[in-house]
RNA sequence: GGGCCUGUUGCAUAAUGGCAGUGCAUGUGGCUGGCAGUCACAGAGCAGGGGUUCGAUUCCCCUCAGGUCCA
Numbered sequence: 001g002g003g004c005c006u007g008u009u010g011c012a013u014a015a016u017g018g019c020a021g022u023g024c025a026u027g028u029g030g031c032u033g034g035c036a037g038u039c040a041c042a043g044a045g046c047a048g049g050g051g052u053u054c055g056a057u058u059c060c061c062c063u064c065a066g067g068u069c070c071a
Base pairs, nucleotide, nucleotide: 001070002069003068004067005066006065007064010024011023012022013021018054026042027041028040029039030038031037047063048062049061050060051059
């Protein structure tokens, strides 16, 4: 320098163009004398920019970060 893959909340991980879910964790409340446990509720997320589209996590381009292969 070139090819390919990956990037979603604190962690892990789904979502084949139409409401961004799930588990753990966190916070609040109930049950308990307390802890633990359990139940209910809540907060928090699509790497960045641009394009296509009525509508983009999803499709296209560039950039950034990581991984891998070639030179």
Model confidence (mean pLDDT): 82 of 100. Transfer RNA from Candidatus Wildermuthbacteria bacterium RIFCSPHIGHO2_01_FULL_48_25, 71 nucleotides, folded computationally. Rfam family: tRNA. The source organism's lineage runs through Bacteria, Bacteria candidate phyla and Candidatus Wildermuthiibacteriota. It was read from a public genome assembly.